Overview: The prediction has a mean pLDDT of 82. This is a predicted structure of a 1570-nucleotide RNA (small-subunit ribosomal RNA) from a Candidatus Omnitrophota bacterium. Lineage of the source: Bacteria > Pseudomonadati > Candidatus Omnitrophota. It was read from a public genome assembly. It matches the Rfam family "Bacterial small subunit ribosomal RNA". Rfam links the family to the GO terms structural constituent of ribosome and ribosome.
RNA sequence: AACUCUUCUUGAUGGAGAGUUUGAUCCUGGCUCAGAGCGAACGCUGGCGGCGUGGAUAAGGCAUGCAAGUCGAGCGAUCCCUUCGGGGAUAGCGGCAAACGGGUGAGUAACGCGUAGGUAACCUACCUUUAUGCGGGGGAUAGCUUUACGAAAGUAGAGGUAAUACCCCAUAUGCUAUGCAGCUUAUGGCUGCGUAGGAAAGAUGGCCUAGACUUCGGUUGCUAUCGUGUAAAGAGGGACCUGCGUCCCAUCAGCUUGUUGGUAGGGUAACGGCCUACCAAGGCAUUUGACGGGUAGCUGGUUUGAGAGGAUGACCAGUCACACUGGGACUGAGACACUGCCCAGACUCCUACGGGAGGCUGCAGUCGAGAAUCUUUGGCAAUGGGCGAAAGCCUGACCAUGCGACGCCGCGUGCGGGAUGACGGCCUUCGGGUUGUAAACCGCUGUUACAAGGGAAGAAGGGCUUAAUUGCGAAUCGUGAUUAGGUUUUGACGGUACCUUGAGAGAAAGCCACGGCUAACUCCGUGCCAGCAGCCGCGGUAAUACGGAGGUGGCAAGCGUUGCUCGGAUUUACUGGGUGUAAAGGGUACGUAGGCGGUUAUGUAAGUCCUUCUUGAAAUUUUCGGGCUCAACCCGAAACUGUGGUUGGAAACUACAUAACUUGAGGAUGAGAGAGGUAAGCGGAAUUCCCGGUGUAAGGGUGAAAUCUGUAGAUAUCGGGAGGAACACCAAUGGCGUAGGCAGCUUACUGGCUCAUUUCUGACGCUGAGGUACGAAAGCUAGGGGAGCAAACAGGAUUAGAUACCCUGGUAGUCCUAGCCGUAAACUAUGCACACUAGGUGUUGGGUCCCUCGUGGACUCAGUGCCGUAGGUAACAUGUUAAGUGUGCCACCUGAGGAGUACGGCCGCAAGGUUGAAACUCAAAGGAAUUGACGGGGGCCAGCACAAGCGGUGGAACAUGUGGUUUAAUUCGAUGCUACUCGAAAUACCUUACCCAGGCUUGACAUGUAGGAAGUAAGAACCUGAAAGGGUGAUGACUCGUAUCCAAUCGAGAACCUUCACAGGAGCUGCAUGGCUGUCGUCAGCUCGUGCCGUGAGGUGUUGGCUUAAGUGCCACAACGAGCGCAACCAUUGCUAUUAGUUGCCACCGGGGGGCUUUGCCCUGCCGAGCACUCUAAUGGGACUGCCAGCGAUGAGUUGGAGGAAGGUGGUGAUGACGUCAAGUCAGUAUGGCCCUUAUGCCUGGGGCCACACACGUGUUACAAUGGGGUGUACAACGCGCAGCAAACCCGCGAGGGUAAGCUAAUCGCUAAAAACGCUCCCCAGUUCGGAUUGCAGGCUGCAAUUCGCCUGCAUGAAGCCGGAAUCGCUAGUAAUGGCGGGUCAGCAAACCGCCGUGAAUACGUUCCCUGGCCUUGUACACACCGCCCGUCAAGCGAUGGAAGCCGGAGACACCCGAAGAUGGUGCACCAACCCGCAAGGGAGGAAGCUGUCGAAGGUGAAGCUGGUGACUGGCGCUAAGUCGUAACAAGGUAGCCCUACGGGAACGUGGGGCUGGAUCACCUCCUUU
Repeated sequence: AACUCUUCUUGAUGGAGAGUUUGAUCCUGGCUCAGAGCGAACGCUGGCGGCGUGGAUAAGGCAUGCAAGUCGAGCGAUCCCUUCGGGGAUAGCGGCAAACGGGUGAGUAACGCGUAGGUAACCUACCUUUAUGCGGGGGAUAGCUUUACGAAAGUAGAGGUAAUACCCCAUAUGCUAUGCAGCUUAUGGCUGCGUAGGAAAGAUGGCCUAGACUUCGGUUGCUAUCGUGUAAAGAGGGACCUGCGUCCCAUCAGCUUGUUGGUAGGGUAACGGCCUACCAAGGCAUUUGACGGGUAGCUGGUUUGAGAGGAUGACCAGUCACACUGGGACUGAGACACUGCCCAGACUCCUACGGGAGGCUGCAGUCGAGAAUCUUUGGCAAUGGGCGAAAGCCUGACCAUGCGACGCCGCGUGCGGGAUGACGGCCUUCGGGUUGUAAACCGCUGUUACAAGGGAAGAAGGGCUUAAUUGCGAAUCGUGAUUAGGUUUUGACGGUACCUUGAGAGAAAGCCACGGCUAACUCCGUGCCAGCAGCCGCGGUAAUACGGAGGUGGCAAGCGUUGCUCGGAUUUACUGGGUGUAAAGGGUACGUAGGCGGUUAUGUAAGUCCUUCUUGAAAUUUUCGGGCUCAACCCGAAACUGUGGUUGGAAACUACAUAACUUGAGGAUGAGAGAGGUAAGCGGAAUUCCCGGUGUAAGGGUGAAAUCUGUAGAUAUCGGGAGGAACACCAAUGGCGUAGGCAGCUUACUGGCUCAUUUCUGACGCUGAGGUACGAAAGCUAGGGGAGCAAACAGGAUUAGAUACCCUGGUAGUCCUAGCCGUAAACUAUGCACACUAGGUGUUGGGUCCCUCGUGGACUCAGUGCCGUAGGUAACAUGUUAAGUGUGCCACCUGAGGAGUACGGCCGCAAGGUUGAAACUCAAAGGAAUUGACGGGGGCCAGCACAAGCGGUGGAACAUGUGGUUUAAUUCGAUGCUACUCGAAAUACCUUACCCAGGCUUGACAUGUAGGAAGUAAGAACCUGAAAGGGUGAUGACUCGUAUCCAAUCGAGAACCUUCACAGGAGCUGCAUGGCUGUCGUCAGCUCGUGCCGUGAGGUGUUGGCUUAAGUGCCACAACGAGCGCAACCAUUGCUAUUAGUUGCCACCGGGGGGCUUUGCCCUGCCGAGCACUCUAAUGGGACUGCCAGCGAUGAGUUGGAGGAAGGUGGUGAUGACGUCAAGUCAGUAUGGCCCUUAUGCCUGGGGCCACACACGUGUUACAAUGGGGUGUACAACGCGCAGCAAACCCGCGAGGGUAAGCUAAUCGCUAAAAACGCUCCCCAGUUCGGAUUGCAGGCUGCAAUUCGCCUGCAUGAAGCCGGAAUCGCUAGUAAUGGCGGGUCAGCAAACCGCCGUGAAUACGUUCCCUGGCCUUGUACACACCGCCCGUCAAGCGAUGGAAGCCGGAGACACCCGAAGAUGGUGCACCAACCCGCAAGGGAGGAAGCUGUCGAAGGUGAAGCUGGUGACUGGCGCUAAGUCGUAACAAGGUAGCCCUACGGGAACGUGGGGCUGGAUCACCUCCUUU
């Protein structure tokens, strides 16, 4: 100080989750992680100290040394020393110890251990206390001497000797045995009396006080101490017995013959079948787990945990067991004995081969096995033990030391200052950042280590001696005990701890991690490789996840990994879980054991509660205090310790006993409903068959057919008959039954239920492990029966196939009787019973009451449905018929697969049922709900989607693009729609990226740096060459400054040369990107804020009704608003007004020119004039469902109409939401990263991109008469033009050429429009159609026309006569058809972009195809149906079952053999003690040997169990792309699933019965609202 009590106050203790199933969510559920711990091991690293700790595996084998001796004060003997007093040594006899201490955990599931008791059923050496003894005798024996044997170990004989060795006698209590009596808690306890029996040893020191003796030393004696005997008691130790507690398996369910009990005997310290004989037949009570199997020493404790629990039993402590393996006894107080003995066995060693020796699971140490565990050390100084009177000796107990970071604890590896923030490293956006005050440098300190010096505690005792007190004693001697003093002596550790001093920052930091969980990030390398990984998962060219580096984080002399335990895990749930659908309610009932149980009273006190005492060893833990400098560690104290025992009490509750009660339960009485059951009988309709009649060619069947039946007369129809099975309508969320299930009618027998009366019994109840009974369909056995239906089977179809779906047949079976089977989605996927907790509304069967007496109303009991509140639920759903709230009992669950499988047991005739694993594999499997997507689901709607039309493509030739092929190259990209006249709005060279060849290397191009540099740069000309390039080279500079001017010089610059940075790349990655683009789709959608609903994902809004082109609007509505889209705004076009008229226009007026039929007419904008018109181009107007009518909800709107150039978006264009496709593009450009750098860059010549068996796309031209040819005549618009358009004129048949005006354009030119129209020819043909191909001759562009351009003329005159399957475009100025222009461009258009001319047909409509939108439904899909997914077969790997056998293991059984030993019998020879006897001898007793019983190991045999292996065989699991099909998920294309049977390559198919956990449509019923 903790502690106790009271009050107040304050404080302390104390339970954390995360990742992973999904597109997302909630739940269920497993897996994994973060924590703590360890006798650990491994990897990397390693300074010091303290305290601990260290063979966990092979209870495997062991060399060597030590680990138990001691006592001479028990004994004799021998030896040594001696101061002659004595001292020392010790082989043997003897005593004590060796049964402790030390080791290990093999065995043991047991009274072994723990705990609490008992022994009246016991023992106990040494120690303590008390009492009392120790008298008299005797004979041996070892050592020793000697003889003999043996290699040795050792042994034998003879002789002689001592004792505290041995023996006899005496004495003896309270001892032992026994008899009697009494007491006591039953005995063997206690007391008393009697009988019998039983003991001993001396040693050492001292002294003569008394007696005796004496050799006068002394002896006897006395005395002290020690020892010794008997008895009693104590302490400590042990033995036995008992209650309770003490692992897993029931796939171990029955076990047992010494077994259970008794009697008698034996045995033991002692009880007891512990053993033996006899008797009885019991015993275990065994589901409260016997018996059997497996595993294991137990405990205090340790560890974890909030606790309850779980795991564990190293060190320390208690206990048990064991000691090479098995058996056995001896000695002893104690052993069946770790370092004793005997026997057997295995192993090792010695040997002279005859025989012997040994036992580290003591301390060290060694080998082996193993991931793995230390010194062959010092000392008895301390603590403890043995012996001894003591000194002392012994002690691998122990104390120390060594080794190991094995653990815990402590300390250090410096401290302060120090920035223009050094160097280096790394990163970088190139600016810088970071490492980093870190370093350097300056100042300081000195722990530890190192050196020197000093230097403990641990030591208490012991010896000798002095004194005191006290005991014994005759004593002053002596001695014991206690105390005090003096002296001497004892330390392994160890010159250690500790202290002081010295020098010097000097000697001392690593390991792991850095994707999330989980603190910590970048670069490089690698490229699904190498590798990582605890789980999820990373890695396929920009990896924070691999490897390295820098940086960072964490811990630190350690850090990580692995293994194991608890925790988290409420994931076995006592605390503290569940079972409708996630795993999980038994198919149903009856009922045994058990569990639980209504009301009242009394008693008892087992449970329960309070209390007393005791126990729960110490250590540990906790708290407080103390000691090592702190801590670890150690010491002291206290507390806790749930249990057990015990004393006394309480009586509410439970229990028990007794007595009662009526409400639970049951009975009685009176009514009632019903497909409840069993048996017998009866009935009609229908199918089929048979007979007969009528009647004729078909019938039947299907999606369509065929097989099939029928002219031998079917089907159809009429009549008659036979037979079997099932019972239409009524009929219903209706009734009955425990469930399975039950349906025509009648009869008989029979079970249960409901209501009413409240009369009886009086808790008789509830549940129910085992058990028993019942139990659909299929199936089995036997016998019947057999109409229809119908597995199997046969045939026909379908199909790629079709062992199916469909069709035609058809056997078991379906039916009956008797028996078996015992399973179903046996489902309400919801165990039974009781109680309580809102209602509403149907329906079935009863009852009571009321009235207005009806087809009425109110109430109530028992069923059976629906809706719904609260509640609980993960949600769905449930909700008085609970899945709510409670009680009782039973059954069942614990990730998925393997598997309801294997093995074993039980049942069955079989099929099979029931019970029911493991190895191995995975990180999920699963439930409910959400959003999508999808459906060979549903509803609504839109679209040139179909339909209705018109014209094409697909056939031909050609053009063009693509694929393919070819090639030196045929450059590259685009590839369903959304690539394919696409990039490319133009491939002869160039382009050009490709190929071949020849060249250049700071480069064809940019910027900078450094140097050179006036005959320099440039450069005519020449040589070479295909060119590029290379070489020679006349001539020959520029700007600025010095410098005001000129010249030269010098310097600088430009240009040039050289050098270095760099340029350059159509090289790669569009899956690293920006930007741009396509597509869904100009489809009407996509979202947000706030609110509300939901645990949540999410929903609502955005759905519904009407409407729209439109999520356009109106109305409704838990929504109210808003955004991106729609629309509008913009452009163009259609009408119109105003303004403006040149290059436009020309009506009016005038003029010019031209023509003609000439007063005139016509033409020509040519001129004046003009701006009316056209036109141009700017600004306005106009159209808004504004007006009318109908419809509609009075709305939105819609239909029709009026007016109007235009009418409901007027036409067209531009405009493209959130997003999808890793869509397209690195070759337009940009750009990260990578790659090339005398080449993947650059230049040049030539070639190629143009190839050509073939396939596809897009086009052109056609096939002709609605045409072709000829000829004549008419009417446009958009555009373009100076390196250009080019008129007119001339030449040419023509392309074109020549020449040339005009025009930088409303002025000039391109420019002719064509189809059309008029006239004419052709006359249906491979043609006067068609124009490919080819020849010849030309033109144009261009450096160049061969590969490889376009055009012209003449000639040639292919295919083709309208196109298979299939397929495309288009809804109005559209399709179709005709020409024109432009871009590109030197040249080249069948392509593209535009323009105008002519100019249709059709749309009933939304069933179908396709695409899209909305709502709803199902889903096992979410990469989203191009999804998912099943089974066989084939391959590889893995584990496993069966199997002829083969090889072991443990245990038990039967028999044989039988060691040592014990015990019984016998016991020759033999033997000292005692007895008899003078002796001899005899007796008692001992005892070798022999023998009976038991008995280990061993042998033989049969059986069961268990393990390994095993040809072959069965299924199972896993594996990247194998084969066959398509079973399941959507109505999965035949709804699926369950049980069963048959069949089939396989998934599976079919039959029978059952379920909804089936979609869709219709109907019925019920409910909700009105």